RNA sequence: UGUACCCGUGUGGGAGAGAUUCUGUGACUGCUACUGUCACGGAACGCCGAAGGCGCAAACCGCCCGGAAUCGCUCAGGCAAAAGGACCGCACGGAAAAG
Numbered sequence: 001u002g003u004a005c006c007c008g009u010g011u012g013g014g015a016g017a018g019a020u021u022c023u024g025u026g027a028c029u030g031c032u033a034c035u036g037u038c039a040c041g042g043a044a045c046g047c048c049g050a051a052g053g054c055g056c057a058a059a060c061c062g063c064c065c066g067g068a069a070u071c072g073c074u075c076a077g078g079c080a081a082a083a084g085g086a087c088c089g090c091a092c093g094g095a096a097a098a099g
Stems, first nucleotide, its partner, number of pairs: 001099001006094008018045001020044009046079003052075001053073003060066001
C1' cells in the first nucleotide's frame, strides 16, 4: 500500500403464528342499555420461531477439552397494523491475513 474476512453507520428487501376468550382502569360515543371503539394492565387456553439465550453430531484430537446452523428447546420475545426481525443487497467508515 492493500483484497479476503471482521466490526460499525445509513438505506432497501425480509417469514411464521389467535386483530382468541375473560376481566380491570381511562378516554370517546350513547345516555332507556357498563352497547360499541381505542389505549394500557392482569389471567386462561392455543400457536410461532429469523432479536437474544440454551442444547446437540461427525470430521479433527493419543485422550480430555473444544466442535455449526436458517437443526432442536421454547426461558425471553412474538401471533391485525406499527415496532422488532436472522439473513441478503448497496453505500460509507474502521481495522486488516495473503499479495

Predicted 3D model of a 99-nucleotide RNA (Glycine riboswitch aptamer).
Model confidence (mean pLDDT): 79 of 100.